The prediction has a mean pLDDT of 82. A computed fold for a 73-nucleotide RNA from an uncultured Patescibacteria group bacterium, annotated as transfer RNA. It was read from a public genome assembly. It matches the Rfam family "tRNA". From the family's description: Transfer RNA (tRNA) molecules are approximately 80 nucleotides in length. By type it is a transfer RNA.
[in-house]
RNA sequence: GGGCUCAUAGCUCAGUUGGUAGAGCGCCGCAUUCGCAUUGCGGAGGUCAGGGGUUCAACUCCCCUUGAGUCCA
Numbered sequence: 001g002g003g004c005u006c007a008u009a010g011c012u013c014a015g016u017u018g019g020u021a022g023a024g025c026g027c028c029g030c031a032u033u034c035g036c037a038u039u040g041c042g043g044a045g046g047u048c049a050g051g052g053g054u055u056c057a058a059c060u061c062c063c064c065u066u067g068a069g070u071c072c073a
Stems, first nucleotide, its partner, number of pairs: 001072007010025004019056001027043005049065005
C1' cells in the first nucleotide's frame, strides 16, 4: 500500500431480504425474608463509530473518514 470482517445499552450480543431499536448479565425501586441470597413485578439507561448520499421512510442500501481484527505484498 491492497483485500476481507467488525463497530448497536455499563458488559456480552441479537436485530429474519428498508417500516415504532431488543435480549441476557449488571444497575435502581417494590414485594418476598428477622436479615442476606434466590425468586416475582416494575423502571432507568442508546446521536446504532463519525460525515454525506439514495428513499415517503435507513442499524439495514451506496460513498468517504476513524478505530479494531485478519490475510497478501